[in-house]
């Protein structure tokens, strides 16, 4: 230098192909329970979907550029 894949909640990952309500598990916070804690139960999503731009009534999703990580080729 060329190519492939990936970046979404504190962590691990869905949703993308086929555009329309941003979600799961763990963790966390509050309450119940307990002498206190753990377990259990109830409630709570806490997010600029890596960055910028474009298309569209509408973009995590489609298009372009950039950036970071992993791998392959040279």
């Nucleotide at each position: 230098g060329g190519g492939a894949c990936g970046g979404u909640a504190g962590c691990u990952c869905a949703a993308c192909c086929u555009g329309g309500g941003a979600g799961a598990g763990c963790a966390c916070u509050a309450g119940a329970c307990u002498g206190a804690a753990g377990c259990u139960c109830u409630a709570g999503g806490u997010g600029u979907u890596g960055u910028g731009g474009g298309u569209u009534c509408a973009a995590a999703u489609c298009c372009c550029a950039c950036u970071c990580g992993u791998c392959c080729c040279a």

Transfer RNA from a Candidatus Woesearchaeota archaeon, 74 nucleotides, folded computationally. The RNAcentral record of the sequence draws on ENA. NCBI's taxonomy places the organism under Archaea, Nanobdellati, Candidatus Woesearchaeota. Its Rfam family is "tRNA". From the family's description: Transfer RNA (tRNA) molecules are approximately 80 nucleotides in length.